[in-house]
RNA sequence: UCGGCAGGACAUGUGAUCGCGGCUGGCGUUUACGCCAGGUGAGGAAAGUCCGGGCUCCGCAGGGCAGGAUGCCGGAUAACGUCCGGCAGGGGUAACCCUCGGGAAAGCGCAACAGAAAAGAACCGCCGCUAUGCGGUAAGGGUGAAAAGGCAGUGUAAGAGACUACCGCCUGGCUGGUAACAGGCAGGGCAUAUGCAAGCCCCAUCCGGAGCAAGACCAAACAGAAGCAAUACGGCUGCCCGUCGUGCUUCAGGCCGGUCGCUUGAGCCGUUCGGUAACGGACGGCCUGGAUAGAUGAUCACACACGACAGAACCCGGCUUAUCGUUCUGCCGAACUA
Numbered sequence: 001u002c003g004g005c006a007g008g009a010c011a012u013g014u015g016a017u018c019g020c021g022g023c024u025g026g027c028g029u030u031u032a033c034g035c036c037a038g039g040u041g042a043g044g045a046a047a048g049u050c051c052g053g054g055c056u057c058c059g060c061a062g063g064g065c066a067g068g069a070u071g072c073c074g075g076a077u078a079a080c081g082u083c084c085g086g087c088a089g090g091g092g093u094a095a096c097c098c099u100c101g102g103g104a105a106a107g108c109g110c111a112a113c114a115g116a117a118a119a120g121a122a123c124c125g126c127c128g129c130u131a132u133g134c135g136g137u138a139a140g141g142g143u144g145a146a147a148a149g150g151c152a153g154u155g156u157a158a159g160a161g162a163c164u165a166c167c168g169c170c171u172g173g174c175u176g177g178u179a180a181c182a183g184g185c186a187g188g189g190c191a192u193a194u195g196c197a198a199g200c201c202c203c204a205u206c207c208g209g210a211g212c213a214a215g216a217c218c219a220a221a222c223a224g225a226a227g228c229a230a231u232a233c234g235g236c237u238g239c240c241c242g243u244c245g246u247g248c249u250u251c252a253g254g255c256c257g258g259u260c261g262c263u264u265g266a267g268c269c270g271u272u273c274g275g276u277a278a279c280g281g282a283c284g285g286c287c288u289g290g291a292u293a294g295a296u297g298a299u300c301a302c303a304c305a306c307g308a309c310a311g312a313a314c315c316c317g318g319c320u321u322a323u324c325g326u327u328c329u330g331c332c333g334a335a336c337u338a
Base pairs, nucleotide, nucleotide: 001334002333003332004331005330006329007328008327009326010325012303013302014301015300016299017298018297020041021040023038024037025036026035027034028033043309047320048319050318051317052316053315054314055211056210057209058208062241063240064239065238067207068206069205070204071203072086073085074084075083076082087101088099089098090097091096102202103201107200108199109196110195111194123141124140125137126136127135128134129133149167150166152164153163154162168190169188170187171186172185174183175182176181215260216259217258218257224251225250226249227248228247232246233245234244267286268285269284270283271282272281273280274279304307
């Protein structure tokens, strides 16, 4: 210098004017409300609502069946399907990246087309014989995503784990590792005989339900009627048991106002300590949207890099998806120079 890998940060800015929602203070005697001043007011994804949790309520949620989720090992965490670190397999010269990665010696099922055959194989070929046939044979050909352990030799009529070496596989010890696993030793000729569990299934672990329109309270208003039912009805899991309640359904009538929940939180920033890391501890500092028809906007000026995706509605941890661009750090490879 060129090419690449990994991980971060920012994501128009500044000023003026007008406007809007919270908050604080003041004033209008007080509430409501209004005015003034100050300060504050969207995101890295606020999104999809796909996981997990907090919080709230329920008639404490027990047992069985069904159902759902997860799925190499260890750790982190409030929890997770997330994250971190390993292992195995695969890709890359490398930095590094990818993997829904348990079980196919429990059972069932499936394997299109092609092919003789898709699981217990003889189409061609090869060999033998008493030869339009019969027998042996999985070395070779051909088909396929996949073809009966691979390869080399011995052997044979031709062949074949029939036998031998190496590799693979299986079994049992040993060594290292918390473990997944790795290495090595011995044995087994391999009928354990193919693949698919992103088919059913099996195994292990986990899962009570509903959700801020949860729910609590204040104020105000009203009118009841009919039907069903205790071997009944209802419920907040589909069924059974258990348990709990005494009502349930439909029609009619009334209100359609306010307060809380609501944002101080598994919070953010910095330093330091422990840990490979995710993360955790200690100390210091900070307060950073909270509406309820729903604020976060408009105009003007200047600057240049000419501005992407996009807008909170209880909160948080993740994942996924969208995104003009700018920038930082570390690392790898090649060439050149000193």
Annotation:
The prediction has a mean pLDDT of 75. The RNA shown here (Bacterial RNase P class A) has 338 nucleotides. It matches the Rfam family "Bacterial RNase P class A". It is annotated as a ribozyme. It was read from a public genome assembly, where an Rfam model found it. The model forms 95% of the base pairs in the Rfam consensus.